[in-house]
Context: one part of a larger RNA
């Protein structure tokens, strides 16, 4: 590691089903008599559902009804019931509270004190008698009305009058008795609703698309009343009556189109309405209802199996211990009762005809018209609206799809009712070829339940013990109600409680195999080892003979070849697959399984792709779900029926009653065509050819050529359709269109509606800003000035002024931290504001193309360039992506044309494949023959056009330059033109021109009657393509670049080779055996040669056919091999050694020197074999070395140059790495020639499968043949398998079905079969037939699970505080207790709102929550806890909101103003308590003492009402009074230290309430200032300062009382100094002027009584609120002790809290 076994986890599967779907009948309203529908309640115990209502799983009556009963729900405990309960059926009674909700109000609960609120009608005027609102699945009327979407864009159009909104009725609604159709021959009778007419007619950017009527054929039928014309109270209501409303603006009669009225006449009974009784009939209830519990066997149980009886108008069905006609309930039958609504009779009510026509009467802003819309199919001609116009009157009027006009027909508008045919399912009731727990309703179970979400709203999961609970008694281990053993029950406990069966993923233990020397698609083929071997399968191996295909030796003899080796003979001999016999062996033996090793091949699967093993997508893995389906119409093929005809629809009748038989041609299709229409209107056969077929001079169904016809065009000719009958239903199949249309997959667009608890802006009410610092104006003083006014100091206290971690608010940087966060925006540090456009809090307001916005497209509930939520909607639309489920035969593609708002798309055409017709030739190859062609090559004195050089000439023009006075001329240059000579070129030059390629013929060849060429229909896919080539192009430098054309191949192709490698070589795979060869190869890996004969290479070049890939380039090489040429050479070259290399001369010049060698000139001469007026190093210059040049030794080539072969240099990439690798050197490399062998699915042969064709057969079977058939994506066409149900016709099954495991067998396969076990009740075969009918993938859906791994690790336990000791306990870091040790101080101390809602407090627990554990708990169980006249709602208004009026909309749940009433604040405004004391939890609530306040009641006293004044108000400064609290001193009383002196430390309290005081301000009296008094500061004043007197007047002030009550163990006194709440004053400031109303005072005293209802725990936050968390975040207000300090800073300590 792989498998298996025992076993768990899990739940699939299988069986089951009190539950879904769907259809069919029936049946259809409910409420002010209080509904529908919720709240709360209600039981001995009672949480959830039922069921009821404070008369609470119920009460009364009646009737049934029988012995039990007390709901789901079976349990304890106690009732009920033969006096008849339980239950069922009808009728009453009760019926909280909200709800239409109705006396006000309001979140189911208050206040008033009794109320039909509101709208209506009537009235007798009293809310007296009625209406009327709400709800109700879906249907139905009326109004208002999208868009996504189609059109392949879009706007008219479409989607659609849908969807959705509004209002509204019913059980049906709505339409409905003609101012209707129809037709010019005749007719019909009211509406509706099937069928047809019809995809017509008709409308439409005449696109897409829409889309009727008339008739016809059904179904159901049904008709009437008003107005008015005559008449004129004859009439109706209330009431017992009396009486009294209504009514001349008209009750009543009469009448209503086949016209009435009116006048005159007649004598007759249909509809219709209502009651009696009868019948039948439908739904419901009722009742009666046949026959085995017989015998034996099996089992736990008989319903089973054997026998042996029995019913049937009953064998529908369902229970019952397994399958029941006779066991139970029922079922056919057949009988009572209710109700309904229908028929008959019969009675009443009612009604009818006829003739005349001098006279009356029949519906008006109507019909018509016109302008402008909407709508429809309605086109001039369809219904409806505005606006405006506008008739007649029965002798008239209206319609008769364009107007008018006359005829003709047919009918009366402008009033009203009207059943039944017909929509629909909340509901009863049955049925199913519908599903069976991932399916069917979202819900088989608590289910619209859990849960989320502020709100519309969104939305699960979960079904089974057994026949009976006989649901495991006792005993044990154990901290134990955990949890296990033992034992019992039961057929079974592997049936023990989420308990039937119990796959798979997995996980443990055990067993088999195999393992730490060895590589990795996990396997397939072949073979070997161990191990298993019960059934269901039986065959293997050896030896001999037979007989053998393809292939085919060796050895020998002869020969050939330098060799390797070959040839011929022998020998097609031996051998040679498969295959036959015959004999012996094997029983774990063979096959098989299952693991393991050897050998050989070998990069999963699905996808998309030109191309995937991909580092291109998808999948963790198991299981279950999961995708071409229905109708309608069309075409095609095929079967079948009937046939010039052929089918019915809707319905109807029968029936065994949703099927089924029989009617029903209504009306479709055909049968005649031409044509725009008008209108006209054809071969039943005249001639030839001829397949098939007879069986032959041919004849010839079908076909085929003419020839005639019909018609339209037309002068005519000619042309275009058409003709010598086949159709039509039906059923299958394939396609197409329209519909969701094979599944899933946006981001949007529209409609209803839901949200301002977040945020924005506002509006109303409230609250908050330590400390410091500057230092405007005013104002004073003092100088100065004639003023005006200035300066200087001082007061003063202004500012969108400073400074500030005051509080608070904001976020600039750190681009820190963190970043599966503490946190879906957070910590830390710095920073900005921080009396102000300020910050905060409460209530209210604006709301989705809207709002809000000091503007960033910000924010509008973690969402914003258009919010959520539901809905059109499964959307849809999606030319995009993804995916799309069994097997198997045959053929077999395109990646290209053309069109296209077309390029990812589609349509047509090419290409594929299937079916027909026809009927005899086809041509893809080669090779001749006879046209066609301008390419490839070549030429350019053969055209065009480019184009070197050079000469020669000539008119001209031009620069210079000479001559000329000047015109002018002359030279050179250059330009242009001609002419020559010499060199080049060209796709769009061409005097030329092959190969080559076409076309028609001919011959060979190859395909065809097993039907080719051709035609015809069905149905496709394809329209991203790619590579190769030494084949021909264009674009580009180039590209594994782009684009064309041949041709090939991949695509869609496999095998061999090429290391590996879609297209490169070779070769197109049917399976298996046997051989023989291609390509390629032969030292080893690794099959087959270390072949042969040469030659090159010394570079490991190399050992790489093509190739993105193997690279190697100009350029250089005296490396080396071969060719060739010039020269030099025995007269001695070339290298080398050995010698010489010298003289005039140091040439002259120049120069400090210049001597052979700085420069310049010149470069002679003679001596010689030969040496330079020096080629070169060298010196200051000489000097000195060498060279050239000579000479000797040597003694055969030498040397130059030039081409070809191999090599060498050029040669730089990241770890060492590109010969497939070792490794190779006369090669294993490169070149040439060759010999011999390998090796493929190819070729050959064998057998056999499939396909085709024939042959026999009714078919199967057999039988011949195939060289010329066997690859396949897309895709056509054909045959199968296997799942569910139904039906038919047979079967199995307790003596063990189905499903699970695991094992044998058979078939190519999709699959079937058998055995052993587990199970423990169903199940299958056969023909058919009907699907929600096959799965590994959709980042697919849902449920389970697992490796990695108890690993790598130590990231987190939520801000860096615990520690020691005891104590309780099975058990203690973390409970408690006691020390130490720390943390916090404008808090992390105390009060308190909003929120939460029981979290509080005691007991007892520890499965569950607690980031560990817990004995502990905000956690589980039980059980207790919240006490008010005075604290608060309650009252009052704020902004605002809400109801009815009013009016406006089609309408309203909707709207501005007004009017009226209401609500709106638990921080605003207000009548009224303090103190102690008490509980495990409550207190201004209880309990003590001590007060207040309203109201009522009575007394008393008082008194005209009432004005009025408070309630009542910003800002910023500034004075003064001044508790609590702090401190500082001192007494006094306790404590600790201390020997003492002394020192520390802590206390020293004590309220509302009544009294009484009481400052400033004011005002009154005096009083009298001419400058004085006063302030912080401003200022004040004869209109009266300052003194002084007084009235009235503030506190949480001060006294006294309250009160020695209380507290305290005890003392329980004084002084001073600070400022806060409070509580009086004064000023400045304002482009800001800073709330209403209730209500109190105004305006007595006493006694008594009364003061209801609701809050009231607890937390209020580093765990009780908002954040999904026991979450570092967020969240409004009040109180703030000491030291030091300007300070609420920062620090540090108390009081209290915490670790």
């Nucleotide at each position: 590691c792989c498998a298996g076994c025992u076993g768990g986890u899990g739940a699939a599967u299988g069986g089951c089903u009190c539950g879904g779907c769907u259809c069919g009948a029936g049946a259809g309203c409910c409420g002010a008599c209080g509904a529908c529908g919720g709240a709360c309640g209600u039981g001995c115990c009672a949480a959830g559902c039922u069921g009821c209502g404070a008369u609470a799983a119920g009460c009364u009556c009646a009737g049934g009804g029988a012995a039990g009963c007390c709901g789901c729900a079976u349990g304890g405990a106690g009732g009920c019931g033969a006096a008849g309960a339980a239950c069922c059926u009808g009728a009453g009674a009760u019926c909280u509270c909200c709800g239409a909700a109705u006396g006000g109000g309001a979140a189911u609960c208050c206040c008033u004190c009794u109320a039909c609120a509101a709208u209506u009608g009537c009235c007798u005027u009293g809310c007296g008698c009625a209406a009327u609102g709400g709800g109700g699945a879906a249907c139905g009327c009326u109004c208002c009305g999208a868009a996504u979407u189609g059109a392949a864009a879009c706007a008219u159009c479409u989607c659609a009058g849908u969807a959705g909104g509004a209002g509204c009725a019913g059980g049906a609604a709505g339409a409905g008795a003609a101012a209707u159709c129809a037709a010019u021959c005749c007719g019909a009778g009211a509406u509706g609703u099937c069928g047809u007419u019809a995809c017509u007619a008709a409308c439409g950017g005449c696109g897409a698309g829409u889309g009727a009527a008339c008739g016809c054929g059904a179904c159901a039928c049904a008709g009437u009343c008003c107005a008015a014309a005559c008449c004129g109270a004859a009439g109706c209501c209330c009431u017992c009556a009396c009486g009294g409303g209504c009514a001349a603006u008209g009750u009543g009669g009469u009448g209503u189109u086949c016209g009435g009225g009116c006048u005159g006449a007649u004598a007759c009974c249909a509809a219709g309405c209502a009651g009696u009784u009868c019948g039948a009939g439908u739904u419901c209830g009722u009742g009666a209802g046949a026959a085995g519990u017989c015998u034996c066997c099996u089992g736990g149980a008989a319903c089973g199996g054997a026998g042996c009886a029995c019913g049937a108008u009953a064998c529908a069905g369902g229970g019952c211990g397994a399958c029941a006609g006779u066991c139970c309930c029922g079922u056919a039958u057949c009988a009572c009762g209710a109700a309904c609504g229908c028929g008959a009779c019969c009675u009443g009510c009612g009604g009818a005809u006829c003739a005349g026509u001098u006279c009356c009467c029949a519906g008006a802003g109507u019909a018509g018209c016109g302008g402008g819309g909407g709508u429809u199919g309605g086109a001039u001609a369809u219904c409806c609206c505005u606006c405006g116009u506008g008739a007649a009157u029965a002798c008239c009027u209206c319609a008769g799809g364009c107007a008018u006009c006359g005829a003709c027909u047919g009918a009366g508008a402008a009033g009203a009712c009207u059943a039944a045919a017909c929509a629909c399912u909340c509901c009863u009731c049955g049925a199913g070829a519908c599903c069976g727990a991932u399916a069917g309703c979202g819900a088989a179970c608590a289910a619209g339940u859990a849960g989320c979400g502020u709100g519309a709203g969104c939305g699960a999961a979960c079904g089974c013990u057994g026949a009976a609970a006989a649901g495991c008694a006792c005993c044990c281990c154990g901290a134990g109600a955990a949890g296990g053993g033992c034992g019992g029950u039961g057929c079974a406990a592997u049936a023990g409680g989420g308990c039937c069966u119990g796959a798979a993923a997995u996980c443990a233990g055990c067993u088999g195999g195999c393992g730490a020397u060895c590589g990795a698609g996990c396997g397939a083929c072949g073979g070997g080892g161990c191990u298993u071997g019960a059934a269901a399968g039986g065959c293997u191996c050896c030896u001999c003979u037979c007989a053998g295909a393809a292939u085919g030796a060796c050895c020998g003899u002869g020969g050939g070849g330098c060799g390797a080796c070959c040839c011929a003979c022998c020998a097609g001999u031996a051998a040679g697959a498969c295959g036959a016999g015959a004999g012996g062996a094997g029983a774990g033996c063979c096959g098989a399984a299952g693991u393991u090793c050897c050998g050989u091949c070998g990069u999963g699967c699905g996808u998309u792709u030109u191309g995937a093993a991909a580092a291109a997508c998808g999948a963790a893995c198991c299981a279950g779900g999961g995708a071409g389906u229905g109708u309608a119409c069309u075409g095609c093929u095929c079967c079948g029926g009937c046939g010039a005809g052929u089918c019915u629809a809707a319905c109807a009748c029968g029936a065994g009653u949703a099927u089924c038989g029989u009617g029903g041609a209504a009306g479709g299709c055909g049968c005649a065509g031409g044509g725009a229409a008008a209108c006209c209107g054809a071969c039943a056969a005249g001639g030839c050819c001829g397949c098939a077929g007879c069986a032959u001079u041919g004849c010839g169904a079908g076909g085929g050529c003419c020839g005639c016809c019909g018609u339209g065009u037309u002068c005519a000719a000619g042309c275009g359709c058409g003709g010598g009958g086949a159709g039509u239903c039906g059923a299958a199949g394939c396609a197409g269109u329209a519909c969701u249309a094979c599944c899933c997959g946006a981001a949007a667009c529209c409609g209803a509606g839901u949200g301002a608890u977040c945020u924005a802006c506002u509006c109303c009410g409230a609250g908050g800003c330590a400390g410091g610092a500057u230092g405007a104006a005013g104002c004073g003083u003092g100088c100065c000035g004639a003023a005006a006014g200035g300066c200087a100091c001082g007061u003063g206290g202004a500012g969108g002024u400073c400074c500030g971690u005051u509080a608070g608010c904001g976020u600039u940087g750190g681009u820190g931290u963190c970043c599966u966060a503490c946190a879906a925006u957070a910590c830390c540090c710095u920073c900005g504001c921080g009396u102000g456009a300020u910050c905060u809090u409460g209530g209210a307001g604006u709301a989705g193309g809207g709002g809000u916005g000091a503007a960033a497209g910000g924010c509008c509930c973690a969402u914003c360039g258009a919010a959520c939520u539901c809905g059109g909607c499964a959307a849809c639309a999606a030319g995009c992506u993804g995916g799309u489920u069994c097997c198997g035969a045959c053929c077999g593609a395109a990646a290209c044309a053309u069109g296209u708002c077309g390029a990812a798309g589609c349509a047509u055409g090419a290409c594929c494949u299937c079916u027909c017709c026809u009927a005899a030739g086809g041509u893809a190859g080669u090779u001749c023959g006879u046209g066609c062609g301008g390419u490839a090559g070549a030429g350019c004195c053969a055209c065009c056009g480019a184009u070197u050089g050079g000469g020669a000439g000539a008119c001209c023009c031009g620069c210079c330059u000479c001559c000329g006075a000047g015109a002018g001329g002359a030279g050179u240059c250059g330009g242009c033109c001609u002419c020559c000579c010499u060199g080049u070129c060209g796709a769009a030059c061409u005097c030329c021109g092959a190969a080559c390629g076409u076309a028609c013929g001919a011959a060979c060849g190859c395909c065809g009657c097993u039907g080719a060429c051709g035609g015809a229909g069905g149905g496709a896919g394809u329209c991203c393509g790619g590579u190769g080539u030494c084949c021909c192009g264009g674009g580009g430098u180039a590209a594994g670049c782009u684009u064309g054309g041949g041709c090939a191949c991949c695509g869609u192709g496999a095998g061999g080779g090429g290391a590996a490698c879609a297209a490169c070589c070779c070769a197109g795979a049917g399976u298996u055996a046997g051989g023989u060869u291609a390509a390629u190869g032969a030292c080893c890996c690794a099959a087959a040669g270390u072949g042969u004969g040469g030659a090159u290479u010394a570079a490991g070049u190399g050992u790489a056919a093509u190739c993105c890939u193997c690279u190697g380039a100009a350029g250089g090489u005296a490396g080396u091999c071969u060719u060739g040429a010039g020269c030099c050479c025995u007269a001695a070259a070339c290298a080398g050694c050995c010698g010489g290399g010298a003289g005039g001369u140091g040439a002259g010049c120049u120069u400090a020197g210049a001597a052979g060698c700085a420069g310049c000139u010149a470069c002679c001469c003679g001596c010689u074999a030969a040496g330079a007026a020096a080629a070169g190093c060298g010196u200051a210059a000489c000097a000195g070395c060498u060279u050239a040049c000579c000479g000797g030794c040597c003694g055969a080539g030498g040397u130059u140059c030039a081409a070809g072969g191999c090599g060498c240099c050029c040669a730089a990439a990241a770890u060492g790495a590109a010969c497939g690798g070792g490794a190779c050197u006369c090669a294993a490399a490169u070149c040439c020639a060759c010999c011999u062998c390998u090796g493929a699915u190819a070729c050959c042969u064998a057998a056999c499968c499939g396909c085709c064709u024939c042959c026999u057969u009714c078919a199967c079977c057999g039988g011949a043949g195939g060289a010329u058939c066997g690859u396949g994506u897309a895709g056509g066409u054909c045959g199968g398998c296997g799942u569910a149900c139904u039906g038919u016709a047979c079967g199995g099954a307790u003596g063990g079905a189905a499903g699970c495991u695991c094992g044998g067998g058979c078939g190519a396969g999709a699959g079937c079969u058998c055995g052993c076990g587990u199970g423990g009740a169903c199940c299958g075969u056969u023909c058919a037939g009907u699907a929600a009918c096959g799965a590994c993938a959709a980042u697919c859906c849902u449920g389970g699970u697992c490796a990695c791994a108890g690993u790598a690790g130590c990231a987190g336990c939520g801000a860096u505080a615990u520690u020691c000791g005891g104590g309780u306990g099975c058990g203690a870091a973390c409970c408690c207790c006691g020390a130490a040790g720390g943390u916090c101080u404008g808090a992390a101390g105390g009060g308190u709102a909003a929120g939460a809602g029981u979290u509080c407090c005691u007991c007892g627990g520890c499965a569950c929550u607690g980031c560990u554990a817990a004995u502990c708990a905000g956690c589980c169980g039980a059980g207790g806890g919240u006490u008010a006249g005075c604290c608060g709602a309650u009252c009052c208004u704020a902004a605002g909101u809400c109801c009815g009026g009013c009016c406006g909309u089609a309408a309203u749940u909707c709207g501005a103003a007004c009017c009226g009433g209401a609500c709106g604040a638990a921080c605003g405004g207000g009548c009224a308590a303090c103190u102690g004391g008490u509980u495990a939890a409550u207190a201004u609530u209880c309990c003590a003492g001590u007060g207040c306040u309203a109201c009522c009641a009575c007394g008393c006293a008082c008194u005209g009402a009432a004005a009025g004044u408070c309630g009542a108000c910003g800002c910023u400064u500034u004075g003064g009074a001044a508790a609590c609290g702090g401190u500082u001193g001192a007494g006094c009383c306790g404590g600790g230290c201390c020997u003492u002196c002394g020192c520390c430390c802590g206390g020293u309290u004590g309220a509302a309430u009544c009294g009484g005081g009481g400052a400033a301000c004011u005002c009154c009296g005096u009083g009298g200032a001419a400058g004085c008094c006063g302030u912080a500061a401003c200022g004040g004043c004869a209109c009266g300062a300052a003194g002084c007197g007084g009235a009235a007047g503030a506190a949480g002030c001060c006294c006294g009382a309250g009160a020695c009550a209380a507290c305290g163990a005890a003392a329980g006194u004084c002084a001073g100094c600070c400022c806060u709440a409070u509580c009086c004053a004064g000023a400045g400031c304002c482009c800001g002027u800073g709330a209403a109303a209730a209500g109190a005072c105004g305006a007595g005293c006493g006694u008594g009584g009364u003061a209801u209802u609701c809050g009231u725990a607890u937390c209020g936050a580093g765990a009780u609120c908002c954040g999904a968390c026991a979450c570092a975040g967020g969240u409004a207000c009040c109180c703030u002790g000491g030291c030091a300090g300007a300070g609420c800073a920062a620090g540090c300590c108390a009081a209290g809290a915490c670790c």
Predicted 3D model of a 1699-nucleotide part of an RNA (large-subunit ribosomal RNA, half A) from Halobaculum litoreum. The source organism's lineage runs through Archaea, Methanobacteriota, Halobacteria, Haloferacaceae and Halobaculum. The coordinates come from a structure-prediction model, not an experiment, and the mean pLDDT is 82.